About this RNA: The RNA shown here (transfer RNA) has 73 nucleotides and comes from a Candidatus Uhrbacteria bacterium. The coordinates come from a structure-prediction model, not an experiment, and the mean pLDDT is 81.
[in-house]
RNA sequence: CGGGGUGUAGCCAAAUUGGUAAGGCACUGGGCUAGAAACCCAGUAACUGGUAGUUCGAGUCUAUCCUCCCCGA
Numbered sequence: 001c002g003g004g005g006u007g008u009a010g011c012c013a014a015a016u017u018g019g020u021a022a023g024g025c026a027c028u029g030g031g032c033u034a035g036a037a038a039c040c041c042a043g044u045a046a047c048u049g050g051u052a053g054u055u056c057g058a059g060u061c062u063a064u065c066c067u068c069c070c071c072g073a
Stems, first nucleotide, its partner, number of pairs: 001072005007066001010025003019056001027043005049065005
């Protein structure tokens, strides 16, 4: 420099051919216990790497930039 892939809550990780974002761990409160762990119940947190565009509507399509990974030179 060229090509390909990746980027969703603190972490992991879904989202049938575009239709207003599941789940697990963790965390908070409660129950249980002499207390703790485990277990059970309830709850909070992401508008999806950034910026534009297309569309009635975009995590999901387009352009560009950025992070990381792979291949070639």